[in-house]
Record summary
The RNA shown here (small-subunit ribosomal RNA) has 1466 nucleotides and comes from an uncultured Candidatus Saccharibacteria bacterium. The coordinates come from a structure-prediction model, not an experiment, and the mean pLDDT is 85. The sequence is in RNAcentral, with records from SILVA.

RNA sequence: AGAGUUUGAUCCUGGCUCAGGAUGAACGCUGGUAGUGUGUUUUAGGCAUGCAAGUCGAGCGUCCUUUUUAAGGAAGCGGCAAACGGGUUAGUAACACGUGGGUAAUGUACCCCAAAGACAGGGACAACCCAGAGAAAUCUGGGCUAAUACCUGAUGGUCCGCAUGAUUUGUUUCAUGCGGUAAAGCUUUUGCGCUUUGGGAGCAGCCUGCGUCCUAUUAGCUAGAUGGUGUGGUAAUGGCACACCAUGGCUAUGAUGGGUAGGUGGCCUGAGAAGGUGGUCGCCAACCAAGGCACUGAGACACGGGCCUUACUCCUACGGGAGGCAGCAGCUAAGAAUCUUGCGCAAUGGAGGAAACUCUGACGCAGCGACACUACGUGCCUGAAGAAGCUCUGCGGAGUGUAAAGGGCUUUUCUCGGGGAGCAAGCCAGUUUUUACUGGUUGAUAGUACCCGAGGAAUAAGGGGGGGCUAAUCGCGUGCCAGCAGCAGCGGUAAAACGUGACCCCCGAGCGUUAUCCGGAGUUAUUGGGCGUAAAGAGUUCGUAGGCGGCAUGAUAAGUUUAAAGUGAAAGACCUCGGGCUUAACCUGAGGAACGCUUUGAAAACUGUCAAGCUAGAGAGCAUUAGGGGCUGAUGGAACGCACGGUGUAGGGGUGGAAUCCGUUGAUAUCGUGCGGAACACCAAAAGCGAAGGCAUUCAGCUGGGAUGACUCUGACGCUGAGGAACGAAAGCCAGGGUAGCGAAUGGGAUUAGAUACCCCAGUAGUCCUGGCCGUAAACUAUGGGUACUAGCUAUUGCAAGUGUCGACCCUUGCAGUGGCAAAGCUAACGCGUUAAGUACCCCGCCUGGGUAGUACAGCCGCAAGGCCGAAACUCAAAGGAAUAGACGGGGGCCUACACAAGCGGUGGAUCAUGUGGCUUAAUUCGAUAACAAGCGAGAAACCUUACCAGGGCUUGACAUCCUAGUGAUGACCAUAAGAAACUAUGGUUUCCACAAGGACACUAGGACAGGUGGUGCAUGGUUGUCGUCAGCAGGUGCCGUGAGGUGCUCCCUUAAAUGGGGAAACCUGCGAAACCCUUGCGCUAUGUUUUACGUGUCAUAGCGGACUGCCCGCGUACAGCGGGAGGAAGGUGAGGAUGACGUCAAAUCAGCAUGUCCUUUAUGUCCUGGGCCGCACACAUGAUACAAUGGCCGGUACAACGAGUCGCGAAGUCGUAAGGCGGAGCUAAUCUCUUAAAACCGGUCUCAGUCCGGAUUGAGGUCUGCAAUUCGACCUCAUGAAGAUGGAAUCGCUAGUAAUCGCGAAUCAUCACGUCGCGGUGAAUAUGUUCCUAGGCCUUGUACUCACCGCCCGUCACUUCAAACGAGCUGGGAACAGCCGAAGCGCCAGUUUACCUGGUUCUAAGCUGGGCUCAGUAAGAGGGAAGAAGUCGUAACAAGGCACCGGUAGCGGAAGCUGUCGGUG
Repeated sequence: AGAGUUUGAUCCUGGCUCAGGAUGAACGCUGGUAGUGUGUUUUAGGCAUGCAAGUCGAGCGUCCUUUUUAAGGAAGCGGCAAACGGGUUAGUAACACGUGGGUAAUGUACCCCAAAGACAGGGACAACCCAGAGAAAUCUGGGCUAAUACCUGAUGGUCCGCAUGAUUUGUUUCAUGCGGUAAAGCUUUUGCGCUUUGGGAGCAGCCUGCGUCCUAUUAGCUAGAUGGUGUGGUAAUGGCACACCAUGGCUAUGAUGGGUAGGUGGCCUGAGAAGGUGGUCGCCAACCAAGGCACUGAGACACGGGCCUUACUCCUACGGGAGGCAGCAGCUAAGAAUCUUGCGCAAUGGAGGAAACUCUGACGCAGCGACACUACGUGCCUGAAGAAGCUCUGCGGAGUGUAAAGGGCUUUUCUCGGGGAGCAAGCCAGUUUUUACUGGUUGAUAGUACCCGAGGAAUAAGGGGGGGCUAAUCGCGUGCCAGCAGCAGCGGUAAAACGUGACCCCCGAGCGUUAUCCGGAGUUAUUGGGCGUAAAGAGUUCGUAGGCGGCAUGAUAAGUUUAAAGUGAAAGACCUCGGGCUUAACCUGAGGAACGCUUUGAAAACUGUCAAGCUAGAGAGCAUUAGGGGCUGAUGGAACGCACGGUGUAGGGGUGGAAUCCGUUGAUAUCGUGCGGAACACCAAAAGCGAAGGCAUUCAGCUGGGAUGACUCUGACGCUGAGGAACGAAAGCCAGGGUAGCGAAUGGGAUUAGAUACCCCAGUAGUCCUGGCCGUAAACUAUGGGUACUAGCUAUUGCAAGUGUCGACCCUUGCAGUGGCAAAGCUAACGCGUUAAGUACCCCGCCUGGGUAGUACAGCCGCAAGGCCGAAACUCAAAGGAAUAGACGGGGGCCUACACAAGCGGUGGAUCAUGUGGCUUAAUUCGAUAACAAGCGAGAAACCUUACCAGGGCUUGACAUCCUAGUGAUGACCAUAAGAAACUAUGGUUUCCACAAGGACACUAGGACAGGUGGUGCAUGGUUGUCGUCAGCAGGUGCCGUGAGGUGCUCCCUUAAAUGGGGAAACCUGCGAAACCCUUGCGCUAUGUUUUACGUGUCAUAGCGGACUGCCCGCGUACAGCGGGAGGAAGGUGAGGAUGACGUCAAAUCAGCAUGUCCUUUAUGUCCUGGGCCGCACACAUGAUACAAUGGCCGGUACAACGAGUCGCGAAGUCGUAAGGCGGAGCUAAUCUCUUAAAACCGGUCUCAGUCCGGAUUGAGGUCUGCAAUUCGACCUCAUGAAGAUGGAAUCGCUAGUAAUCGCGAAUCAUCACGUCGCGGUGAAUAUGUUCCUAGGCCUUGUACUCACCGCCCGUCACUUCAAACGAGCUGGGAACAGCCGAAGCGCCAGUUUACCUGGUUCUAAGCUGGGCUCAGUAAGAGGGAAGAAGUCGUAACAAGGCACCGGUAGCGGAAGCUGUCGGUG
């Protein structure tokens, strides 16, 4: 000091989260020692038991005991203490506390100082004795007695009271007089006490300035209340109390009320400013079961005193009594949670005492708890190229790791043994002249700390984490499961994020988690933020309080600065120097520093205040001037509607198209007359006016504000403005008018799946006027007001001056407005930019994540609608702004393509073939599935193929490599037997080098392993399809931008083309395009197996040439190029092919191959036989053949090219109707063969018919291939002769040697071609063009999309869960008020028997009654909100979102919403 998280990416805004520190903590796991601290934060709930305040016999009397000249004890009278010490934080928002003052308005026991004094008397009451009541607690009556108890008298002062006089600012002081008031003894000591007065110290009371939490959804509060006079009361002032009089006092600088809370020194955090907190220690306050009250006393309204009331607990003989742990321990309850019913008065401190001494749960110690801080240890050295085990592995190794083992050493700690403190001062006794000396004696902690010795590595390590933030990584298991998680997020079969193991990281007797606080958070911003679009400028103006305020002079000294003094307790924190525990923590000494307050002095710049001035701000007067500024009354024409009349006839109106509707009772159209209401065309503008809302025919009246000009006047009169007041579009409301047009609602017609809408026909409120409400808008420049400063250019409105002119326009300048562009600057960017969103100052308003919600509740306003003010629970990790790249649009522009159009021929209908789906099946193996699957993988399924099924076999295997052991040849061929075969068994023949071993080979057994067309194409390589042969895709450097990114690649012309040219912050480059390559078209050259009878060259092979916009004309920009022409075999890429950029579709393929991983191993491997892949209600795709005369059939005749062939092509000849057979010439091919091409042409026939069309299907007979033709081949002959007569919606191909049509060849192949790949023959039609459909390219625009429109997303309804508000009520708490009753007690009154009495009375706690206020809890029910998941209905919004959206308002509707009206552009 920052980091993660909104996005495809970026910048910004903004919240959430993390890393740090802390704690009186708790929980989880773990746990060796010591020191020092610390420990009921919750129920101020309740408490058993013990202890926590007594002491004095040197104040007094009595009694008792004993060791009886004495000592001890008991109760009592008396004195002092018990008001301290201890605990707690309930109450208290207050002079309670802190700080600084005041007390001339006060008190004070014990202590200190000073002065004076202590004389003479008296009567009682306890104890005790007697009698009595009661269960007890306790009490009553009678009698005796002492005192430092009580009383009387005397004396007495500088004491107290009163009066008089003087004095003082003053209730101050002095003098005089009168009256009043003291005392105690004990001890035998230089002693302790007693009384009065004055002073001191410490302590206490009271008053006071300042400081001291939240809430305005608490705005008014107050009757002893504010003051006065008098009286009472107190130590003392005072409404402290009372009587009378007056009517005050407090409050927006927050009274009053409500909530919360002891305050502070300090403590934690923070750089600081500050924020949080107040446990331990110190100071103060308050309280001691709840409430009230006084007594005693120096001091209390009293924690371990008293009285009363209440609640609770206990005892009881039921009549009455007792009690108060928030003292120390301890118990119980509560709770996540907090200790021993310990030892001692040895020390320190306290009470009493002359003292010894007694008492002291204060205190000193110990115990328990890792609760915190600190310190120490759990060993140290050595020990392998490194054991074992475990983990990983690329199988080589690597890691754990010098770690262990082993060897050597040490002993802190531990155990045992021995020694053993200091904290001690005092006290007692003795001696001496006090001081002093001698002796004795006092330690809880503790036989502790510490020291010495012995023993032995011995007794001692865990917790959390390892995807990022954040230090530390691999394997296995799991498979959106189990689980993790602080945030974002991991997990759906290769998880570094879950669980586990190994290893690693961090800290370490601890480590993590949870809770809380500060920090980070500049995220409440004083230091130190913002408000055009992110949250945020009030709709506007006027103005009160307040804040701020021009120039110059003098005074003052409140603020300000400075110097000094006082205070600021100690402890703590910080700095300096030390000291004591082995160190540290801890304890301790000295000094410093620091903040605030008070007092005194100094300064006078600035602010304030006072005085007297100035004119630049502001205002007034004068002159001129523009204007839809406002109000009122008149007034004009156009349009519209209605009424009447004329002309006139069948339609009109309306729409995308229609219909409802109007019209033969005469509409629409047209002319005339009249009536009516509303709004004001042109002028008109970025124009004008107004504070805003807003304002427009014309004229008149009344009236507000502004601008300009030159002078005169006032003399800071100013700016802003919390509250407050006024104005305030539209809609809406009330009352009364008015109503032409328009027009929510409503009705009807359409559209539609529906249409509560959009469109149409009608139409009510309303729109208009008058009066009164409402008070809101996207009331917007989404930009508060004022002042000053900071480049310009340009347009326009108003005024003035200058120049000029006869006058004016023009031009120049100044002021005031309204606009555009732009420098600097600002901004996240967009943008703003003298009309600032720049630079500064002043004042006001407002904001602090999204949703909930501008909602609920409370209050105020309103007739209502509603407005103003305005939350929380809960929930999310985002919501948002600007800009960027894409994608998309029922946005735009340009362009291309057999994309459409123009044409030709098809498909979709029929039959068949082939493929697919589906169905079926033991199996119908598998894959391919919009375009981009479906005559596809397969360019040949009868067996094989074959992967599928059934059955039968084999298990180191059908195939590869190696090892161990054994055997031997093994193998091949033949025969036999069983068998469907594989295979098994037997027999025979033949067989390596070498002949010992061994090698090679094979078999058997075993082991490593083989094998898998098993899974995953979503783990992959390779290959392929598609966009698309579309013209794009990308990089370097430079430049621009905060950045994503842009530029280049956009623009203009051109091209098939990112093809080329021009221009341009770009200049280059690469992959694509083109070219290079192949085929073909022309010519030439060379060669000549073949061809030909020969020459030759139609031919073949090899090579070269040719075409390049080269030439001409025109167009174009001078260019690129375009159009036309010439020449040429070919002309603008001549034609065709191969060639396919970056990428897209998790596209296809694990079954072509390769391959990670998973699975399988007498089977998912492998062999064999048979079957299946051919199965058939059906659907689809691709084809073949047809439906016929442009044809079929018959006869005749002609013309190709590409190819293939020795396990082959196979001629002639011959047989067969034919398929084909026999035959075997020739050919390893320009030689031979396949090989007769067919359509065409010529001639004939058929004559429109299910035919001489068409050939399916079926029967019979054959041929060929093959081990085999049944499932399941092809072909031939004869016979049979189905559907079909040109095909619905829809849809495909093709632009020239193309479509169409005709045949031929080849691959595969034993056989099998309607498929595929090639070849040639014949050989068209059409294209005006780019509006539309589809696809694509470039630019641009909008976007809430980026999984990218097959996107996103809104609301109702249904279900589940949650929280809050309302709610008939019910319950409880709190603070008051009114009335009743009224204890103890102080005071007062009366009485007498004068007392410790009786009676009465005021006040009063508690209680009772009552109606309200307020805060909680709970609740039937009803309404909205949030969340969930794959529900239902629609489609509102985002693109022109398919009716642009949004704001206010009103009506309506299942819902989003729709419509009217006004407004905004977001």